[in-house]
RNA sequence: GCCCGGGUAGUUCAACGGAUAGAAUAGAGGUUUCCUAAACCUUAGAUAGGGGUUCGAUUCCCCUCCUGGGUA
Numbered sequence: 001g002c003c004c005g006g007g008u009a010g011u012u013c014a015a016c017g018g019a020u021a022g023a024a025u026a027g028a029g030g031u032u033u034c035c036u037a038a039a040c041c042u043u044a045g046a047u048a049g050g051g052g053u054u055c056g057a058u059u060c061c062c063c064u065c066c067u068g069g070g071u072a
Base pairs, nucleotide, nucleotide: 001071002070003069004068005067006066007065010025011024012023013022018055027043028042029041030040031039048064049063050062051061052060
């Protein structure tokens, strides 16, 4: 260089083109406890960037960036 895959909460992962983008864990507050841990309740937090298609894009197309693998 070329080919294939991935990029979504701090982290690990979900999400038929139409849901308020969910879950676990971590964070914050609370209940409980002599204290801590555990348990339970509540709470904040994300679609790599740009453009296009569409009534509607996390999802489809193009370019760029980052990352993993393959290949001479």